[in-house]
RNA sequence: GGGGCAGUGGUGGAAUCGGUAGACACGAGGGACUUAAAAUCCCUUGUUCGCAAGGACGUGAGGGUUCGAGUCCCUCCUGCCCCA
Numbered sequence: 001g002g003g004g005c006a007g008u009g010g011u012g013g014a015a016u017c018g019g020u021a022g023a024c025a026c027g028a029g030g031g032a033c034u035u036a037a038a039a040u041c042c043c044u045u046g047u048u049c050g051c052a053a054g055g056a057c058g059u060g061a062g063g064g065u066u067c068g069a070g071u072c073c074c075u076c077c078u079g080c081c082c083c084a
Base pairs, nucleotide, nucleotide: 001083002082003081004080005079006078007077010026011025012024019067027045028044029043030042031041032040046057047056048055049054060076061075062074063073064072
C1' cells in the first nucleotide's frame, strides 16, 4: 500500500429479511426466606427533562438513500486477520 471481519447499556451478547433497539445471561440495587449468612425466589436496573402521566435522545464519528436504517451506500476512526 491492497483486501476482509468487527465496533450495540456497567460486561458478554441478540435483533442477519430495512419495520417495537437492548431479548437472554452476568454484574449492581431493593425485598422475601434465615438466629445470622450462603443458596434460592420476587422486583428494579441506558441517558436526560418532568411531582407524575409522559416526552426527548441513544447502536464508533460524520454524511447519504428511504415513509422508515443497528441493518443498505460513501468518507473517516479504532481493533483483529490475510496479501504485498
A computed fold for an 84-nucleotide RNA from a Deltaproteobacteria bacterium, annotated as transfer RNA. Lineage of the source: Bacteria > Pseudomonadati > Myxococcota > Myxococcia. Model confidence (mean pLDDT): 80 of 100. Its Rfam family is "tRNA". By type it is a transfer RNA.